This is a predicted structure of an 88-nucleotide RNA (Glycine riboswitch aptamer) from an uncultured Pelagibacteraceae bacterium. The sequence was found by an Rfam model in a public genome assembly.

């Protein structure tokens, strides 16, 4: 120095579930009600890890939030660039 790894940016891919009902609005706009979804976020437990103390931990579970035509968003994956850390 490179690779891997941390974080970020750009591009591409990216699921699920009522275009529900009533009133209302220029407009799913707003309000209320019922039924659903899990892959923003959040919370809980577990295999496991750590342990002096304090604990950490999922794509599992919950559904507070978010979502249920399109759009937007979207965990995660790929490519490129940048950043941070670091052995042999």
């Nucleotide at each position: 120095a490179a690779a891997u790894u941390u974080u970020g940016u750009a591009c591409g891919g990216g699921a699920g579930a009522g275009a529900c009902u009533a009133c209302u609005u220029g407009a799913c706009u707003g309000u209320a009600g019922c039924g659903c979804c899990g892959a923003a976020g959040g919370a809980g437990c577990a295999a496991c890890c750590a342990c002096c103390c304090c604990g950490g931990a999922a794509a599992c579970u919950c559904u507070c939030a978010g979502g249920c035509a399109a759009a937007a968003g979207g965990a995660c994956c790929g490519u490129a660039c940048a950043u941070a850390u670091u052995a042999a």